Predicted 3D model of a 72-nucleotide RNA (transfer RNA) from a Candidatus Woesearchaeota archaeon. NCBI's taxonomy places the organism under Archaea, Nanobdellati, Candidatus Woesearchaeota. Model confidence (mean pLDDT): 85 of 100.
RNA sequence: GGGCUUGUGGUCUAGAGGCAUGACGUCUGCUUGACUUGCAGAAGAUCCCCAGUUCGAGUCUGGGCAGGCCCA
Numbered sequence: 001g002g003g004c005u006u007g008u009g010g011u012c013u014a015g016a017g018g019c020a021u022g023a024c025g026u027c028u029g030c031u032u033g034a035c036u037u038g039c040a041g042a043a044g045a046u047c048c049c050c051a052g053u054u055c056g057a058g059u060c061u062g063g064g065c066a067g068g069c070c071c072a
Stems, first nucleotide, its partner, number of pairs: 001071007010024003018055001026042005048064005
């Protein structure tokens, strides 16, 4: 330098155009003498960035940035 691939809450993850899913973690309450466990609930992601297509984009297209793999 070229090709392919990945980028989604604190972490991991689902989502093949129609309000962003779950687990763990965090917080609150119940339970306990207390902790753990268990139960109920809550907060938390402008989906890496900038454009484009579309009535509508996490999803499609282009260009960047970052990680990984391969080739040179």